[in-house]
Predicted 3D model of RNase P RNA and transfer RNA as a complex of 398 nucleotides. Its mean pLDDT, the model's own confidence on a scale to 100, is 76. Rfam match: Bacterial RNase P class A. The family's RNA type in Rfam is ribozyme. Rfam links the family to the GO terms ribonuclease P activity, tRNA processing and dimeric ribonuclease P complex. Rfam's curators write: Ribonuclease P (RNase P) is a ubiquitous endoribonuclease, found in archaea, bacteria and eukarya as well as chloroplasts and mitochondria.
RNA sequence: ACAGGGCUGGGCCUUUGGCGGGAUUCCAUCCCGAGGAAAGUCCGGGCUCCACAGGGCAGUGCAGGGGGUAACACCCCCCGGGGGAAACCCUCGGAAAAGUGGAACAGAAAGUAAGUCUCCCUAGCCAGGGGAGAGUGAAAUCAGCCAAACUCUGCACGGAGCAAGGACAAAUAGGAAAGCGCUUGAGUGUGGCCCGCACGAGCUUUCGGGUUGUCCGCUAGAAGGAUAGGGUAACCUAUCCUCCAGAUGAAUCAAAGGCAUCCAUGAUCAUCAAAAGCCCAGAAAUCAUGGAAACAGAACCCGGCUUACAAGGCCCUGUGCCG
RNA sequence: AGGCGCGUAGCUCAGUGGGAGAGCGCUACCUUGACACGGUAGAGGUCGGCAGUUCAAUCCUGCCCGCGCCUACCA
Numbered sequence: 001a002c003a004g005g006g007c008u009g010g011g012c013c014u015u016u017g018g019c020g021g022g023a024u025u026c027c028a029u030c031c032c033g034a035g036g037a038a039a040g041u042c043c044g045g046g047c048u049c050c051a052c053a054g055g056g057c058a059g060u061g062c063a064g065g066g067g068g069u070a071a072c073a074c075c076c077c078c079c080g081g082g083g084g085a086a087a088c089c090c091u092c093g094g095a096a097a098a099g100u101g102g103a104a105c106a107g108a109a110a111g112u113a114a115g116u117c118u119c120c121c122u123a124g125c126c127a128g129g130g131g132a133g134a135g136u137g138a139a140a141u142c143a144g145c146c147a148a149a150c151u152c153u154g155c156a157c158g159g160a161g162c163a164a165g166g167a168c169a170a171a172u173a174g175g176a177a178a179g180c181g182c183u184u185g186a187g188u189g190u191g192g193c194c195c196g197c198a199c200g201a202g203c204u205u206u207c208g209g210g211u212u213g214u215c216c217g218c219u220a221g222a223a224g225g226a227u228a229g230g231g232u233a234a235c236c237u238a239u240c241c242u243c244c245a246g247a248u249g250a251a252u253c254a255a256a257g258g259c260a261u262c263c264a265u266g267a268u269c270a271u272c273a274a275a276a277g278c279c280c281a282g283a284a285a286u287c288a289u290g291g292a293a294a295c296a297g298a299a300c301c302c303g304g305c306u307u308a309c310a311a312g313g314c315c316c317u318g319u320g321c322c323g
Numbered sequence: 324a325g326g327c328g329c330g331u332a333g334c335u336c337a338g339u340g341g342g343a344g345a346g347c348g349c350u351a352c353c354u355u356g357a358c359a360c361g362g363u364a365g366a367g368g369u370c371g372g373c374a375g376u377u378c379a380a381u382c383c384u385g386c387c388c389g390c391g392c393c394u395a396c397c398a
Stems, first nucleotide, its partner, number of pairs: 001319008011259007019033006035295001039306002042304005047161004054195004059157005064078005079093002081090003094152002099150002101146002116134004120129003165216004175207006187199003209397003223242008261292008272282001324394007333347004341378001349365005371387005
């Protein structure tokens, strides 16, 4: 210098005022108040309701071996394959000899084979043989390729989602039409079908009418931090400490001052550094002036993945060049 | 907040592994005294974007971008 990998960072303090929530004895005082992705909603759970969450079909997802975990398509270790000079990287990873299917164009022939041209062999231009080569193509004499084609094998998955669900309150035309059904049983059990089970006299669709409220769920959790131990690692265990938003058209802000970070320019350092002269260049640090500071914003809660991200900062590795 | 669907020519859409197409519109020519209608020919596409699977991708898979739709309660 060019690459590869892993992280970090996401300003801080003071004063004044404002906004949301909470505590105390209500004026008042005190405490707390966005993120690493709160995002996309792509996976996996918790939680809630559907009687229990039962069986089968269908459907969906995953796919080397082992481990971690509440669980996963996530993470860790190992094996094999591919890419790269290397560090390292990769939506690579069951089955094509169970079956169905696909391969445009080119080429004689594209998957039970067949024999275009040249050479060779049989005595020979025909015919036969099919040993060698050519040409076409991604693939050509081979039981090849494609399963992110259908499928098969193994494993997993009941459905819906806090607009779940519950309590209270308010309001009205407690309405109309059509269809199905009333125990020979429609329908319901939040995607479909069948069985089983439970409920069961109403149900479905369309039109019309009313409300557009309050509270619970709601945030102490697979939580965070420190130390010690176990394990190659992911991760686990023990002890101690901490409490860290709960809004609902939706708060998390503004002003002033100071500090810190970085960038640019200028100054000081510098009538200057090695034995001297000349030439060229000029670090850190300090000061001054000006400037920069992203992506984005909770809405039931977690674990991941993916995507976005300014100024910067740190660690490790490979290759090359110079001294 | 949650749950679905769609992006193909200027517009409306078809195509769902091997040639990118249809209708309307556009351009030129013919026809007409001129215009319309009609006829002939032609242009116009990163198939929303980026990766992957495959010999080959509009189509299959993943991520991103844009647009659209649905939802509460009472009787």